[in-house]
Context: one part of a larger RNA
RNA sequence: GGAUGAACGCUAGCUACAGGCUUAACACAUGCAAGUCGAGGGGAAACGGCAUUGAGUGCUUGCACUCUUUGGACGUCGACCGGCGCACGGGUGAGUAACGCGUAUCCAACCUUCCCAUUACUGUGGAAUAACCUGCCGAAAGGCAGACUAAUACCGCAUGGUCUUCGAUGACGGCAUCAGAUUUGAAGUAAAGAUUUAUCGCUUGAGGAUGAGCUUGCGUCCCAUUAGCUCGUUGGUGAGGUAACGGCCCACCAAGGCGACGAUGGGUAUCCGGCCUGAGAGGGUGAACGGACACAUUGGGACUGAGAUACGGCCCAAACUCCUACGGGAGGCAGCAGCUAAGAAUAUUCCGCAAUGGACGGAAGUCUGACGGAGCGACGCCGCGUGGAUGAAGAAGGCUGAAAAGUUGUAAAAUCCUUUUGUUGAUGAAGAAUAAGGGUGAGAGGGAAUGCUCAUCUGAUGACGGUAAUCGGCGAAUAAGCCCCGGCUAAUUACGUGCCAGCAGCCGCGGUAACACGUAAGGGGCGAGCGUUGUUC
Numbered sequence: 001g002g003a004u005g006a007a008c009g010c011u012a013g014c015u016a017c018a019g020g021c022u023u024a025a026c027a028c029a030u031g032c033a034a035g036u037c038g039a040g041g042g043g044a045a046a047c048g049g050c051a052u053u054g055a056g057u058g059c060u061u062g063c064a065c066u067c068u069u070u071g072g073a074c075g076u077c078g079a080c081c082g083g084c085g086c087a088c089g090g091g092u093g094a095g096u097a098a099c100g101c102g103u104a105u106c107c108a109a110c111c112u113u114c115c116c117a118u119u120a121c122u123g124u125g126g127a128a129u130a131a132c133c134u135g136c137c138g139a140a141a142g143g144c145a146g147a148c149u150a151a152u153a154c155c156g157c158a159u160g161g162u163c164u165u166c167g168a169u170g171a172c173g174g175c176a177u178c179a180g181a182u183u184u185g186a187a188g189u190a191a192a193g194a195u196u197u198a199u200c201g202c203u204u205g206a207g208g209a210u211g212a213g214c215u216u217g218c219g220u221c222c223c224a225u226u227a228g229c230u231c232g233u234u235g236g237u238g239a240g241g242u243a244a245c246g247g248c249c250c251a252c253c254a255a256g257g258c259g260a261c262g263a264u265g266g267g268u269a270u271c272c273g274g275c276c277u278g279a280g281a282g283g284g285u286g287a288a289c290g291g292a293c294a295c296a297u298u299g300g301g302a303c304u305g306a307g308a309u310a311c312g313g314c315c316c317a318a319a320c321u322c323c324u325a326c327g328g329g330a331g332g333c334a335g336c337a338g339c340u341a342a343g344a345a346u347a348u349u350c351c352g353c354a355a356u357g358g359a360c361g362g363a364a365g366u367c368u369g370a371c372g373g374a375g376c377g378a379c380g381c382c383g384c385g386u387g388g389a390u391g392a393a394g395a396a397g398g399c400u401g402a403a404a405a406g407u408u409g410u411a412a413a414a415u416c417c418u419u420u421u422g423u424u425g426a427u428g429a430a431g432a433a434u435a436a437g438g439g440u441g442a443g444a445g446g447g448a449a450u451g452c453u454c455a456u457c458u459g460a461u462g463a464c465g466g467u468a469a470u471c472g473g474c475g476a477a478u479a480a481g482c483c484c485c486g487g488c489u490a491a492u493u494a495c496g497u498g499c500c501a502g503c504a505g506c507c508g509c510g511g512u513a514a515c516a517c518g519u520a521a522g523g524g525g526c527g528a529g530c531g532u533u534g535u536u537c
Stems, first nucleotide, its partner, number of pairs: 001537004006533005013384002017380001020376001028338001030337003035084003040081002043077002047075002050071002054067005091295003100220005107213001111211001115208002118205001120203001122201001123157004133146005163188006173178001193200002221267003228258003233255006240248001270292004274285004297318005320331004348374001350373003356370001357368004387417004397408004422474006431464001437458007481526005486507003492521005502509002
């Protein structure tokens, strides 16, 4: 000198952009953060329409209104069965010195919902169960029994291949265990329907894409005042297990394996792209943004599923908190806000799904504390402003000087001007692309249509926000501080104090003329900031 997720002191006018618990992975009141589909299903708790029963009011005497009964035929839909999602998105960095991460590589040892293009199919039966109803237990959480019912829920039978298993054949090929075109025998395995009839689905195979899993080379902090470590340990055979290789697990056999090229042990620490610094080499760092990993009160476990560290799933144990009728139950903010505590220190219990993205749905749409925005704080960075011109009686006042005078200083006043900003009024965006629907045109198919697909025109929707911006009115009006002045280091005089009070980054100042303390005047530096402290190059 640069940098900073900074803090502290003094000060403070305004945009845009970015960032804001670095400490206690401490404990958390409250609300919200993952649902959706009625075009899978039985149904009808609520709402609405329609119809209907009875009563009342008005009165045009057969209509309107109000209350009421019934009706799932209808819109719609709480709860329930079912499907998909909840493994994404969001948070945190405790653990981890490890194939965790980075880079390169391998899988002839593997899986992959949804998606894309494609092959073949979708036949025929059955038994239940939730909801609902009835009864019972419990303070509650919740549970039990009986009876009833549906499905794209569940289970048979059929059919079936280039699928699976067991055999035979074995081309091209591979570093290799091998691989597997082709031909062939036996056994086994599938499906679901909905409906506006056009689509959306279901099952099987092979391929792609995407996402995972595994292997290996190299790299990855400090301590030798850590020198020996290891018995599933190292290897083999066999069996098990996994999507898959493997001591992954087990039985048996052998006695190996690692280590001064630093094993083992201890300490510390998520890693990287990057970021800071530096001419570079290097050093430091890993906030925000992006990728990977790990974790979800602590420890363990599996279930479901294409996929699980399963944050807002389950079970067990533990600590803590809460409810209780004392028998027993409930909970997990390292999601967004917010509260307590800790701390030098870090924000609103805000608005909206309008945009982007995600889940579900044919769609309309619903959900979305992701996200888009607003709020708070000079925390940072960029920009703008706090006026401009003229103005010497060099005014007054201050300070200095014995005086003359010097200085503050064109500075002020005064005159003229401008209006960024401010305030007030008016106008007022872009961010919205399109969806449903409508118009026109075209295309596919053997082919009609009001069907389907495509193109084009039209066609709702704005949280921010009456915001940004523009135009007009008013009026210099609303806006300057902080640090320093002995040398390093730009900038000096006076007074006060008298080794006192104090200053100080280093050297050092202060004991009666202190350019070093305090105050004033003047000066220097930076400027909505300035200075100090911490950390780093």